RNA sequence: GCUUUAUCAAGAGCAGUGGAGGGUUUCAGGCCCUGUGAAACUGCGGCAACCGGCUAAAGAUACGGCAUUCUACCUUGAAUGCAUGUCUAAAGUGACUGGUGCCAAUGCCUGCUUUCCCUGUUUUUGUUGGGGGAAGAGCGAUAAGGA
Numbered sequence: 001g002c003u004u005u006a007u008c009a010a011g012a013g014c015a016g017u018g019g020a021g022g023g024u025u026u027c028a029g030g031c032c033c034u035g036u037g038a039a040a041c042u043g044c045g046g047c048a049a050c051c052g053g054c055u056a057a058a059g060a061u062a063c064g065g066c067a068u069u070c071u072a073c074c075u076u077g078a079a080u081g082c083a084u085g086u087c088u089a090a091a092g093u094g095a096c097u098g099g100u101g102c103c104a105a106u107g108c109c110u111g112c113u114u115u116c117c118c119u120g121u122u123u124u125u126g127u128u129g130g131g132g133g134a135a136g137a138g139c140g141a142u143a144a145g146g147a
Base pairs, nucleotide, nucleotide: 002146003145004144005143006142007141008140013044014043015042016041017040021033022032023031027111028110029109030108045103046102047101050099051098052096053093054092058088059087060086061085062084065082066081067080068079069078070077107139112136113135114134115133116132117131118130119129120128
């Protein structure tokens, strides 16, 4: 870099170094942050619940165990319930050590498609211009996997 799935309107800072940019795409149009100090790096702190840990509803399983019923009749088979072990696992948990990520504004807003509403022009319809909303796609970010 490619690909699959999920989430993206919530949440979370203070110092030191630094010295002009930044708002994660690729660009554009906006808008915003920033010498009352941007980016980046460092220290400590915090947020979250993607992976993991712990716990666990429910389910499955056992030539195993116990009980009851039916059946078979030397020696069996079936069903139900209970306990135990194992496996899968919804949900929960940060006074869980961890793996990441994140700590301005909706992924800051818009750009593509469909649709609804308002408005200007117009006799009316249609086209077209302006504004507002909804849904979807695309792109992007993060996590866990895959080749």
SAM riboswitch aptamer (S box leader) from Zetaproteobacteria bacterium CG1_02_55_237, 147 nucleotides, folded computationally.
Its mean pLDDT, the model's own confidence on a scale to 100, is 77.
The model forms 94% of the base pairs in the Rfam consensus.